[in-house]
Context: one part of a larger RNA
Molecule: large-subunit ribosomal RNA, domain VI
Organism: Alphaproteobacteria bacterium
RNA sequence: CGUAGGAAAUUUGCGAAGGCCUGACGUUAGUACGAGAGGACCGCGUUGGACAAACCGCUGGUGUACCAGUUGUUCCGCCAGGAGCAGUGCUGGGUAGCUAUGUGUGGACGGGAUAAACGCUGAAAGCAUCUAAGCGUGAAGCCUCCCUCAAAACUAGGUAUCCCUAUCAGAGCCGUGGAAGACUACCACGUUGAUAGGCCGGAUGUGGAAGCGCAGUAAUGUGUGAAGCUAACCGGUACUAAUUGCUCGAUCGG
Numbered sequence: 001c002g003u004a005g006g007a008a009a010u011u012u013g014c015g016a017a018g019g020c021c022u023g024a025c026g027u028u029a030g031u032a033c034g035a036g037a038g039g040a041c042c043g044c045g046u047u048g049g050a051c052a053a054a055c056c057g058c059u060g061g062u063g064u065a066c067c068a069g070u071u072g073u074u075c076c077g078c079c080a081g082g083a084g085c086a087g088u089g090c091u092g093g094g095u096a097g098c099u100a101u102g103u104g105u106g107g108a109c110g111g112g113a114u115a116a117a118c119g120c121u122g123a124a125a126g127c128a129u130c131u132a133a134g135c136g137u138g139a140a141g142c143c144u145c146c147c148u149c150a151a152a153a154c155u156a157g158g159u160a161u162c163c164c165u166a167u168c169a170g171a172g173c174c175g176u177g178g179a180a181g182a183c184u185a186c187c188a189c190g191u192u193g194a195u196a197g198g199c200c201g202g203a204u205g206u207g208g209a210a211g212c213g214c215a216g217u218a219a220u221g222u223g224u225g226a227a228g229c230u231a232a233c234c235g236g237u238a239c240u241a242a243u244u245g246c247u248c249g250a251u252c253g254g
Stems, first nucleotide, its partner, number of pairs: 005163003009159003015149002018146001021049007033038001051106002054103002059100004066093005071086006110144003117137004170248004174190005195241003198237005205229002211224005
């Protein structure tokens, strides 16, 4: 911008794309077959490999906004306790998120038309013949079935609902944000409010805070006390910020 009125929902599927893989074992059965040696089809079940997309409960990774330990140095007047810098100073752990080496899932089943091939009936050609007329069976292949997109499918689709003359229906600007994101877009919310922050409670992590007491000459240990602190997580709570407003929106339809 179009889809001959304007909206906001919900859809059909022309078409497009993806996927399509395969091993081993058990059983049928040491059966059929075979003198024996050997050794099945068909079918049923189990378990893998590679690949794919998804997810983070588990196992781990990361986690420079969490916790602890520790070296040197500067500073907070000193002690104690801390802060800065040194690659996050170094080291040990680790929440959320993101992740694979982790976890579960998938290829199926079925239908249709066929290839090679195998048949039925059957003449030309009194026989024979799967073929000439006619009718079947038949593959990891073809069309579907499965997953995803999809009406610019310009033949621009369908369905239900809303709106009537300067504004309605509705949308945008603006703001608070997001498991959405380069920007845009998308999604949630804007006081008739839990959208974000703060606060409260919890979870998780770290691992026993500071101060004081006690023991020890001291280093240190210990009690108070599973202590203190705790990001992105979960729940709650209007304390703060989403104020007030403005713009667009039907003129060929009714």